RNA sequence: GCCCUUGUCGUUCAACGGAUAGGACGUAAGAUUGCGGAUCUUGAAAUCCAGGUUCGAUUCCUGGCAAGGGCA
Repeated sequence: GCCCUUGUCGUUCAACGGAUAGGACGUAAGAUUGCGGAUCUUGAAAUCCAGGUUCGAUUCCUGGCAAGGGCA
């Protein structure tokens, strides 16, 4: 330099082009306990960036950025 894959809560994974972007762990509050732990309930928390297509984009297209891999 060229090609391929990936990018989503703090972490790890989901999500036919259409319902409030969902789960686990973590985290906050409450219940429970003599105090903790465990358990239960409730909550907060995310789509890498800029365009395009579409009535509608996490999803499709283009460019960029980042990570991984292959070729030279």

The RNA shown here (transfer RNA) has 72 nucleotides and comes from a Patescibacteria group bacterium. The coordinates come from a structure-prediction model, not an experiment, and the mean pLDDT is 81. The source organism's lineage runs through Bacteria and Bacteria candidate phyla. Rfam family: tRNA. It is annotated as a transfer RNA. Its family is annotated with triplet codon-amino acid adaptor activity in the Gene Ontology.